[in-house]
RNA sequence: GCCGAGAUAGCUCAGUCGGUAGAGCGCGAACAUGGUAAGUUCGAGGUCCCGGGUUCGAUUCCCGGUCUCGGCU
Numbered sequence: 001g002c003c004g005a006g007a008u009a010g011c012u013c014a015g016u017c018g019g020u021a022g023a024g025c026g027c028g029a030a031c032a033u034g035g036u037a038a039g040u041u042c043g044a045g046g047u048c049c050c051g052g053g054u055u056c057g058a059u060u061c062c063c064g065g066u067c068u069c070g071g072c073u
Base pairs, nucleotide, nucleotide: 001072002071003070004069005068006067007066010025011024012023013022019056027043028042029041030040031039049065050064051063052062053061
């Protein structure tokens, strides 16, 4: 330099035919227990990497950029 994959909650990751985003763990509260852990229920937490474009509407499609990983030279 070229090619490919990826970037979504604090962490690990889903979400593919475009319609206002979820799970597990973690965190907070309540319940429960003589008490602790485990357990049950509820809750908080996200400008979906950034900037443009298309569209009534974009995490999703198109273009450019940044970063990470892999391959080739």